This is a predicted structure of a 109-nucleotide RNA (TPP riboswitch aptamer (THI element)) from Sphingobium sp.
Rfam family: TPP riboswitch aptamer (THI element). Rfam's curators write: Vitamin B(1) in its active form thiamin pyrophosphate (TPP) is an essential coenzyme that is synthesised by coupling of pyrimidine and thiazole moieties in bacteria.

RNA sequence: CCGCAUUCCCCGGGGAGCCUGCUUGGGCUGAGAGGGAUGGGUAGCGCCAUCCGACCCGUCGAACCUGAACCGGCUCAUACCGGCGGAGGGAGAGGACCGGGCACCGACA
Repeated sequence: CCGCAUUCCCCGGGGAGCCUGCUUGGGCUGAGAGGGAUGGGUAGCGCCAUCCGACCCGUCGAACCUGAACCGGCUCAUACCGGCGGAGGGAGAGGACCGGGCACCGACA
């Protein structure tokens, strides 16, 4: 200097659904189905916001969002399958490690 699959670090992006019970709660898919704190609100929960956490994803980008309360199949519903569709958006030309190359210096032969 070039490359860099995987791993690690830093930084950044993102979502948290469906069914069911009088209640504690139980069940399903999934990587993850709002775990903790603080504040707001409420008679009290539910709820809302912010921060942290777990998980996933970062341009070789289907993490996630939009179209979309979309269309067809299936399901109690979500999920799932096909379409829409490689459509429109979407967060790192970061560092370490590692691999390769070049140059210089020193030692030995």
The coordinates come from a structure-prediction model, not an experiment, and the mean pLDDT is 77.